[in-house]
């Protein structure tokens, strides 16, 4: 100096797989039918909305309806589809540094 074997440590690439985050879609929206409650303000179904599968609800505050059939405003929250980014796990490969034979 080169090669081989073993052990330890850290970084990188790839694969695996986990979670988070951002963007796009959709406004968790709209129209309607049947039923139900009124100490309540829901249930079931259909349609529409997305180059889109799925979902289409919950809470809070305020209002409104005086016993009736109808809810409204504001606000907080996601799920799903696709794409971007970041991450924990495991595997494998190569590289550098140090130690032993």
């Nucleotide at each position: 100096u080169a090669u081989c074997a073993u052990a330890a440590u850290a970084g990188u690439a790839c694969a695996u797989c986990u979670u988070c985050u951002c963007g796009u879609a959709u406004a968790u929206g709209u129209g309607c039918a049947g039923g139900g409650a009124u100490u309540g303000g829901c249930c079931u179904g259909c349609a529409u909305g997305u180059u889109u599968c799925u979902a289409c609800c919950c809470g809070a505050u305020c209002a409104c309806c005086g016993g009736a059939a109808a809810u409204g405003a504001u606000u907080g929250g996601a799920c799903u589809a696709c794409g971007g980014g970041a991450u924990a796990u495991u595997g494998c490969a190569g590289c550098g540094c140090g130690g032993c034979g």
A computed fold for a 101-nucleotide RNA from Paenibacillus sp. 7541, annotated as Purine riboswitch aptamer. The sequence is in RNAcentral, with records from Rfam. Rfam family: Purine riboswitch aptamer. Rfam describes the family as follows. Riboswitches are metabolite binding domains within certain messenger RNAs that serve as precision sensors for their corresponding targets. Allosteric rearrangement of mRNA structure is mediated by ligand binding, and this results in modulation of gene expression. A reference for the family is Mandal et al. (2003), "Riboswitches Control Fundamental Biochemical Pathways in Bacillus subtilis and Other Bacteria", Cell. Its mean pLDDT, the model's own confidence on a scale to 100, is 76.